[in-house]
Background:
c-di-GMP-I riboswitch aptamer from Thermincola sp., 85 nucleotides, folded computationally. Of the family's consensus pairs, 95% are formed in the model. It matches the Rfam family "c-di-GMP-I riboswitch aptamer". Gene Ontology term of the family: cyclic-di-GMP binding. The sequence is in RNAcentral, with records from Rfam and Ribocentre.
Order: sequence, then structure tokens, then C1' cells
RNA sequence: UAUAUCGUUUGGCAAACCAUGCGAAAGCAUGGGGCGCAAAGCCAUGGGUCUACGGCCGAAGGGCCAGGAUUGCCAGGUUGCAGUA
Repeated sequence: UAUAUCGUUUGGCAAACCAUGCGAAAGCAUGGGGCGCAAAGCCAUGGGUCUACGGCCGAAGGGCCAGGAUUGCCAGGUUGCAGUA
């Protein structure tokens, strides 16, 4: 240095909830908060899930569609900290 395995912590991240702002919504950002996390670092690539401004269909009730969102749903890719063997 590379690979594999195991796992504690100084430290790191931060769910619900609250405030403010953004957004049509899902949701996101910042601050508080702390359920959890060994990749809960990064990438919407595959699948799943959520939403439906707009579009399409319908006489109507309504239905369908992601180009929106989610990596803290799963898989894949990629990078990586300390200790032990």
C1' cells in the first nucleotide's frame, strides 16, 4: 500500500417533532432536537415507493403519465476514518 474479517470510540451524521423559508404537491433548505446509523459519504444507473403543477382520457365523479421527490426502501457503482488479525 492492497485485500479480507471483526468492531469500540475521541470524533462524524441526524429520524420523529417544533420554528422560519421555498414548492402545486410529494418533499426540500436553515436553526433547534435526537430515533437511529460503520458508509445514514457521494451518484436517481435498475427496481420499489410518494406526489400529479402540467399533459392525455372521460358527459361527470374520476382515471392514467415523471420530466418532480426519496440513496434513512433495496440493489449496483464509486470514494473513505481509527483499531485488531